[in-house]
RNA sequence: GGAACGUCAAAGGGGUGCCCGCAAGGGCUGAGAUUAUACCCUCAAAACCUGAUGCAGGCAAUGCUGCCGUAGGAAUUGAGCCAUCUUUAGGA
Repeated sequence: GGAACGUCAAAGGGGUGCCCGCAAGGGCUGAGAUUAUACCCUCAAAACCUGAUGCAGGCAAUGCUGCCGUAGGAAUUGAGCCAUCUUUAGGA
């Protein structure tokens, strides 16, 4: 000098559905379901969006699950660390 993974910092991106109820509130899935000093994601086969009022299964109902899907899009810099190897310096 230096890959990948991981760490830290800063910056950025994203979603918030379904059912019952007058309301308050409760139930389902989920990391997150309206509010956050939270959660997830930042180059990608996995945040999320589109296709999609799609197809199949299931549910009280719903992106609830699978397919679609290695589809088309989608938001990053810095620092530390660091394997093999290499270079330099010192020592034996």
TPP riboswitch aptamer (THI element), 92 nucleotides, folded computationally.
The coordinates come from a structure-prediction model, not an experiment, and the mean pLDDT is 76.
The sequence was found by an Rfam model in a public genome assembly.